The prediction has a mean pLDDT of 82. This is a predicted structure of a 104-nucleotide RNA (SAM riboswitch aptamer (S box leader)) from a bovine gut metagenome. RNAcentral holds the sequence, with entries from MGnify.
[in-house]
RNA sequence: UUAUCCAGAGUGGAUGAGAGAACGGCUCUAUGAUUCCACAGCAACCUAUUAAAUUAGGUGCUAAUACCGGCAAAGCAUGUAUUUGUAUAUGUUUUGAAUGAUGA
Numbered sequence: 001u002u003a004u005c006c007a008g009a010g011u012g013g014a015u016g017a018g019a020g021a022a023c024g025g026c027u028c029u030a031u032g033a034u035u036c037c038a039c040a041g042c043a044a045c046c047u048a049u050u051a052a053a054u055u056a057g058g059u060g061c062u063a064a065u066a067c068c069g070g071c072a073a074a075g076c077a078u079g080u081a082u083u084u085g086u087a088u089a090u091g092u093u094u095u096g097a098a099u100g101a102u103g104a
């Protein structure tokens, strides 16, 4: 830089207090989080290969939509103010951006 990110996928051993990128929430966690190893699985990208989305290899991944939110635009609902035109606050829906992760 570019593609994808609402799906999918565990056991054992070691370790031992945190972790989910950061922040705020909200979750997971001594019925062991996290990390490492072994085997297993899932299937996104790349290379080779196959009659074949077939097979092999290299990374990757195996709680929750990238767990949710924030920034911007449009809409809906409720409240407040009101010059009854509107403005503003909260919640919520859609789209986009920003940031993050993985492959090339």
Base pairs, nucleotide, nucleotide: 001104002103003102004101005100010039011038012037013036014035018028019027020026023069024068025067040062041061042060044059045058046057047056048055066099071096072095073094074093075092076091077090078089079088080087081086